[in-house]
Context: one part of a larger RNA
RNA sequence: GAACGAACGCUGGCGGCGUGCUUAACACAUGCAAGUCGGAUGCGAAAAGCUUCUUCGGAGGGUGAGUAGCAUGGCAGACGGGUGAGGAACACGUACCUAACCAACCGCUUCCUGGGGGAUAGUCCUUCGAAAGGGGGUUGAAUACCGCAUACGCUCGGUGUCGUGAGGGCACUGAGGAAAGUUGGCCUCUGCGAGCAAGCUGACGAGGAGCGACGGGGGUGCGGCCUAUUAGCUAGCUGGUGGGGUAAUGGCCUACCAGGGCGACGAUGGGUAGCUGGUCUGAGAGGAUGAUCAGCCACACUGGGACUGCGACACGGCCCAGACUCCUACGGGAGGCAGCAGUGGGGAAUUUUGCCCAAUGGGCGCAAGCCUGAGGCAGCAACGCCGCGUGUACGAUGACGCCUUUCGAGGUGUAAAGUACUGUCGAGCGGGACGAAGACCUGGGGGUGAAGAGCCUCCGAGGAUGACGGUACCGCUGGAGGAAGCCCCGGCUAACUCCGUGCCAGCAGCCGCGGUAAGACGGAGGGGGCGAGCGUUGUUC
Numbered sequence: 001g002a003a004c005g006a007a008c009g010c011u012g013g014c015g016g017c018g019u020g021c022u023u024a025a026c027a028c029a030u031g032c033a034a035g036u037c038g039g040a041u042g043c044g045a046a047a048a049g050c051u052u053c054u055u056c057g058g059a060g061g062g063u064g065a066g067u068a069g070c071a072u073g074g075c076a077g078a079c080g081g082g083u084g085a086g087g088a089a090c091a092c093g094u095a096c097c098u099a100a101c102c103a104a105c106c107g108c109u110u111c112c113u114g115g116g117g118g119a120u121a122g123u124c125c126u127u128c129g130a131a132a133g134g135g136g137g138u139u140g141a142a143u144a145c146c147g148c149a150u151a152c153g154c155u156c157g158g159u160g161u162c163g164u165g166a167g168g169g170c171a172c173u174g175a176g177g178a179a180a181g182u183u184g185g186c187c188u189c190u191g192c193g194a195g196c197a198a199g200c201u202g203a204c205g206a207g208g209a210g211c212g213a214c215g216g217g218g219g220u221g222c223g224g225c226c227u228a229u230u231a232g233c234u235a236g237c238u239g240g241u242g243g244g245g246u247a248a249u250g251g252c253c254u255a256c257c258a259g260g261g262c263g264a265c266g267a268u269g270g271g272u273a274g275c276u277g278g279u280c281u282g283a284g285a286g287g288a289u290g291a292u293c294a295g296c297c298a299c300a301c302u303g304g305g306a307c308u309g310c311g312a313c314a315c316g317g318c319c320c321a322g323a324c325u326c327c328u329a330c331g332g333g334a335g336g337c338a339g340c341a342g343u344g345g346g347g348a349a350u351u352u353u354g355c356c357c358a359a360u361g362g363g364c365g366c367a368a369g370c371c372u373g374a375g376g377c378a379g380c381a382a383c384g385c386c387g388c389g390u391g392u393a394c395g396a397u398g399a400c401g402c403c404u405u406u407c408g409a410g411g412u413g414u415a416a417a418g419u420a421c422u423g424u425c426g427a428g429c430g431g432g433a434c435g436a437a438g439a440c441c442u443g444g445g446g447g448u449g450a451a452g453a454g455c456c457u458c459c460g461a462g463g464a465u466g467a468c469g470g471u472a473c474c475g476c477u478g479g480a481g482g483a484a485g486c487c488c489c490g491g492c493u494a495a496c497u498c499c500g501u502g503c504c505a506g507c508a509g510c511c512g513c514g515g516u517a518a519g520a521c522g523g524a525g526g527g528g529g530c531g532a533g534c535g536u537u538g539u540u541c
Base pairs, nucleotide, nucleotide: 001541002540003539004538006537007536008535009534010533013388014387015386016385017384018383019381020380021346026344027343028342030341031340032339035075036074037073040072041071042070043069050061051060052059053058082299083298084297092223093222094221095220096219097218098217101216102215106212107211108210109209110208111207113205114148116146117145122139124137125136126135127134128133154176155175156174157173158172159171160170161169162168181204182203183202184201185200186199190197191196192195225271226270227269232262233261234260237259238258239257240256241255242254243253244252274296275295276294277293278289279288280287281286301322302321303320304319305318324335325334326333327332352378354377355376356375360374361372362371363370364369391421392420393419394418401412402411403410404409425482427477428476429475430474431473435468440463441462443459444458445457446456447455448454485530486529487528488527489526490511491510492509496525497524498523499522500521506513507512
C1' cells in the first nucleotide's frame, strides 16, 4: 500500500446492488418448512336453511353431498434446504478403466394386457389402558396380495461357432419366469334391440425385452498439510483354492493351505484440516485463504442396526442402547431447529416469530388444481462496493468575533452578511408501469378414427391471472430551506504558533518527547488529509 462475512470509538442525508453466528455440531417455547391422486379402491357425516307428522318432548324425508372425514393403494417423502462435527481417506482434483456393474420417472422400438382365488384395513359389535396405544368377533373392496395359462425378447443349462487375458457376440436346443385396470366418446361391426354393452374407438395406465438419455456404484496413475523430540508396523495381516454375499470386482465375509505384505522415495504413530472451481495479495514466481455463488464429500441429539425401495442404512421414517427435556392415574409414554423465523446461552460480534406462490423451479395429478420458509419479495444493519447531495454566481485593501503581534499590523477571508439564481435528494399532491405468458375457455387446419364423438398436435384472436406495490418512473407545488464529520500537524509524513503544565499530568507505530519559553503532553487559533464517513484494533499478502 492492498484486502476483510469484521469488531470498537466519534459522527451520520439519500439511493442501487450485494452481504450478515467466523464463538457453543450448546440447549430449544411457538408457528410453518412434503405432500398429492376420487380418472386405483372401500366406507361416509354434521351444522344451517327446506319440508311432512307431532302427545309440542320429538320423529321422518330431501338438500347440503358422494362434500368434509377415515382407511387401503400408487407416486413422491433418497430431490430441494441446513451444517462442517468427523475424516489425511481414492474424501477431493485431474486423467483413464469397468469384458466386474445398476438405472424409477423421461424418449424411441417391439411383443403382450387371457382366465381365476383367498384375505385384510376401514366400518360395526365387544374389550384392556390415565394416555400413547392394543386384543377378540362380524361384514368386506381394489391398479393391494397369490396361483394358473401364454413367452417375441430374457434368465439358467447343453451344443456349435467367432473373438478374448477375462463373465463378450451369434445360431440351435431343453428348462424357468409376466401383467391391472381406470376413464371419455360412439353405434360402423357383434350382442341385446333404438339405446346400452363384455362391441367399436380414443386417452391414461399394467407387464416382458432392447436401445438411448439423465444419474450413480466400483477400480487405477498422478497431485495438494505439519511432525523422526514417532523407526520399525502388520494376524484377515499378504497371497491361493472352495464357498457365501453384492447390481458388481475384491479378505468384503468364511473354511482350508502357504508365509507373506508395508517402510528412510518416511511405513506406523501423533497433531491439524471438509476438498475443489475460486478469493485476497503480488510485476510475476509465490504466499495466504476456502464466507457468499458453483461442483463433490461427510453429518442430522450421541452410538449401533437393519427394513422399504430404482435409489437410504434415510435431517422433519423405523428399531435398540445412552444422555437430556416433557407428560403420567407411577403401570407407562412423548421428543430431537446443523430447515425458515424466533428464544436462552456463549461472545468483541451477526437481522423479521414479515408477504406471496404473481414469476422461476420441484412433487403429485388426464386436468382443473393442491403443496412448496426452494424461490420471488419486503423489513433490520454505513457491514461492503458504487452513485448523488449538503448549493451556484457576484460580493471589501477586507465588517463583527476570535487568534497572533515587533503594537505598525497580520491571519481566519470572498469566508460571512448582502444581491441575483438553481431545484438534485428529502417533503407534499397527482398520474403510474415492465416483470404475464402460458396452462385453461373459445375459432380454424392436420392426425387417429366408421364418425361432424372424443383425444392428440399446429396456428390465430380474445378473456382471466402481480406478493413486491400505488413500488420504480413521470409531472406539479414550495423554497437554500432539512443534510459534515473524523483523524492528524517533531522526523519517517502533507501540515505551526500561543497559552497551560513542569520527568508531573500525559503521548508513543519506530526513533523518542515531558525536569520553567515543549512546533511531540492538554487547550486554543491556524493548517494538512480523507469525506458520509474517519480513525483504532485484529488478520493475510